[in-house]
RNA sequence: GGGCGGUUAGCUCAGUCGGGAGAGCGUCGCGCUUACAACGCGAAGGUCGCCGGUUCGAGUCCGGCACCGCCCA
Numbered sequence: 001g002g003g004c005g006g007u008u009a010g011c012u013c014a015g016u017c018g019g020g021a022g023a024g025c026g027u028c029g030c031g032c033u034u035a036c037a038a039c040g041c042g043a044a045g046g047u048c049g050c051c052g053g054u055u056c057g058a059g060u061c062c063g064g065c066a067c068c069g070c071c072c073a
Stems, first nucleotide, its partner, number of pairs: 001072007010025004019056001027043005049065005
């Protein structure tokens, strides 16, 4: 230098065919318990890597860049 895959909540990851941003774990509160754990109920937490483009509308499509991993040179 080139090719492929990835980047979404604190962590691990879903997200189809462009229209509702989600799950598990964790955290916090309440219940339960003598207490703790487990369990039940509830809550907080997101510029969807960045910049542009297309569109009535973009996590999703297009271009560029950055970072991580693998391969080629």
The RNA shown here (transfer RNA) has 73 nucleotides and comes from a Solirubrobacterales bacterium. Rfam family: tRNA. By type it is a transfer RNA. The same sequence occurs in records of 2 taxa. The coordinates come from a structure-prediction model, not an experiment, and the mean pLDDT is 83.